[in-house]
RNA sequence: GUGCCUGUAGUUCAAUGGAUAGAAUAAAGGAUUCCGGUUCCUUAGAUUAGGGUUCGAUUCCCUACAGGCAUA
Numbered sequence: 001g002u003g004c005c006u007g008u009a010g011u012u013c014a015a016u017g018g019a020u021a022g023a024a025u026a027a028a029g030g031a032u033u034c035c036g037g038u039u040c041c042u043u044a045g046a047u048u049a050g051g052g053u054u055c056g057a058u059u060c061c062c063u064a065c066a067g068g069c070a071u072a
Base pairs, nucleotide, nucleotide: 001071002070003069004068005067006066007065010025011024012023013022018055027043028042029041030040031039048064049063050062051061052060
């Protein structure tokens, strides 16, 4: 360089083109405890970027960016 795959909370993963994008874990606050841990409650936190199709896009299409694999 070329071809293919992937990109969603801090992390690991969901979400048939349609509900306020959800769960676990981590973080913060509170309850419990003499303290800590465990347990329980609450809170905040995300669709890589731009454009297109559509009444409606995390999902489909194009380009760019990032990562991975293959190839000389």
This is a predicted structure of a 72-nucleotide RNA (transfer RNA) from Prevotella sp. It matches the Rfam family "tRNA". The family's RNA type in Rfam is transfer RNA. The RNAcentral record of the sequence draws on ENA.